Small-subunit ribosomal RNA, central domain from an uncultured cyanobacterium, 350 nucleotides, folded computationally. Its mean pLDDT, the model's own confidence on a scale to 100, is 87.
Context: one part of a larger RNA
Order: sequence, then structure tokens, then C1' cells
RNA sequence: UUGGGCGUAAAGCGUCCGCAGGCGGCCCUUCAAGUCUGCUGUUAAAAAGUGGAGCUUAACUCCAUCGUGGCAGUGGAAACUGUUGGGCUAGAGUGUGGUAGGGGCAGAGGGAAUUCCCGGUGUAGAGGUGAAAUUCGUAGAUAUCGGGAAGAACACCGGUGGCGAAGGCGGCUCUCUGGACCGAUACUGACGCUGUGACGCGAAAGCGUGGGGAGCAAACAGGAUUAGAUACCCUGGUAGUCCACGCUGUAAACGAUGGGCACUAGGUGUGGAGGGUAUUGACCCCUUCUGUGCCGCAGCUAACGCAUUAAGUGCCCCGCCUGGGAAGUACGGCCGCAAGGCUAAAACUC
Repeated sequence: UUGGGCGUAAAGCGUCCGCAGGCGGCCCUUCAAGUCUGCUGUUAAAAAGUGGAGCUUAACUCCAUCGUGGCAGUGGAAACUGUUGGGCUAGAGUGUGGUAGGGGCAGAGGGAAUUCCCGGUGUAGAGGUGAAAUUCGUAGAUAUCGGGAAGAACACCGGUGGCGAAGGCGGCUCUCUGGACCGAUACUGACGCUGUGACGCGAAAGCGUGGGGAGCAAACAGGAUUAGAUACCCUGGUAGUCCACGCUGUAAACGAUGGGCACUAGGUGUGGAGGGUAUUGACCCCUUCUGUGCCGCAGCUAACGCAUUAAGUGCCCCGCCUGGGAAGUACGGCCGCAAGGCUAAAACUC
């Protein structure tokens, strides 16, 4: 490289958008680049192939003949790809009427709990554990009542439930704002799919500057346990956790399953629409659409399992894998304040 692969064996980029590129709906038309086809020239000789001949055969030598293919020129065909022009509406999108939602950003206000402070009642313990001790408490703790302050998180509802591309999103309300779905139609007329690179977003931890700091809590200290105990348990406790702005760019960033389109038995639950019956509604029902679960046939799979939300059957585009270790390391380059990240080997060894 080819081939074969990528849920769990090596392998789907964390995710989106999108330039180039690749691929692309139906009908008519133009050209003839791709494609198909005819002819001509050429593709030296030798060799090889075919037919024959000569050395007694063979090797060898000689004669004749020769295709396919390539290149160049020239003539033709027009189904397919492409090109030109025109048309269409089934893809895609826009308008219109609705619906659901922890989707996002900013602001205002809320209650429970916790800790601390002040005051009242009140007295000897409280706390903690397997048992204890460190610890707190007669300078009045714990408990309880009243008042105040602060920060963080939003019990119940809450759900195999919802929304978002992913990360993720949960008290209430308001401003601004993205997307999705459904109904009826009108409009645009292929405007589409994918997407190397590039740009953006991206949990937690971490970093910079400035705030904030109730609870929790790496590090650290002490008490236990133990042979030891740099741990598990306990008492404390600083970064951090929170906010603003900037950086970092990684995760078992997982459905360990890239995106799009089409097709291929059913059953059952659930969210949002729609339709039917009915006086509106509720309930009930449904060949409907859209999301989300479970079970299961064909098929697939090494098996496990997947199974209209495919890991089935096909097409298009991208990414990635190629024995284990050395190693996601060294070196170089790029990025970063640093921590480090991205790209990424080899010797050697089994």
C1' cells in the first nucleotide's frame, strides 16, 4: 500500500459550525471533457506466441505471420457522469397559527437549614466512636426561646420524565434570546449531504488579578487503630469550592456505538402535538407525526448481545486501527504564565 476492520478484542475526533474538496432529486435541451466505437500511423531489431523449414533430434538457426494494449491523429454515438439553457416540486428552506420544555444571558426578590454574634431560661455535662481519646464546657457549654449577620445550595414535586450539538441544565419571577415539534396552507425552486485544515464551545481540577468565605474540605496538625499506619475512623483545619474578568483545553468528555438519506415483523410503557366519539371538558379509542424506554422476529454477531433510537440491508462523506512492551514517551515544531497540552518516533526486547 492493498485487503479487512473500528459497542466490549487495536480502532469514532469531546462537540458544533463551516471554506476548499468529495458526493448529489425529476423532465426537456445543448456541447462532447469523461465514456463507448471505427479508421490511419507508430510501438526498431532481438526475444515471446502461432504455422512451417534446416542441422540425425533437441538446444540452436531461418522463413512467414501476429493480437491485445499504449501513444498520436482523425471520423462517429449520446444512454450514463460532466457542461449550456429552460422547466418542475417529492429534498432543503421561508412565511402563517399553535404547543411543551431544569435550553442560554442578565436582573430583582424568597423560605427551610447551617455557622457565628447579642440577649433570656437553665445546669453539668456536651460531642464523638466498634470502644475511646484529642476537642468544647462553671470565664456557664450542650439543650431551648427571641433578635441579628453571612455565605452557599435550592428538600418535597422528581420520574427508565423534560431541554440542549456536546460539556451540561432543577426554588420563584421578570427582560433579552437560541432551538425543537404539530396543524393547515401559501411561497422560494436543489438553495442539499459530508467536511482535511481553520474558527467557536467545552465537566472537574489547576493558574493569574481583584473580591468573598457559612458549610464542606486536598495539604497539614492532633487523637485513635495497628507489629507499623505517612491510611481507613475521630477532633480541628488552609488552599479550593462561590463571584467578576482572563487563561488552561483535558476526562471511563461513554450509548466505550461519527454524520446524513432510504428500506426492513410485531408487542408494551411514557413526554409533546394531531384526529375520532361525545354538549365543552374529562375518560376512552386511533391506519397519524415527533421524542424517549423496555421486550422481541427476520437478519447480523466470535460470543455477549443489537434488533425501525440497528450492531440489519444499501448509498455518500469524514475520522481512526494494523502484535505486546519501550510510549502517548524522547527529539523537533506549535500552543501555554506555569502545570502541561497537541503532533509523534526509534534503538532494544518478548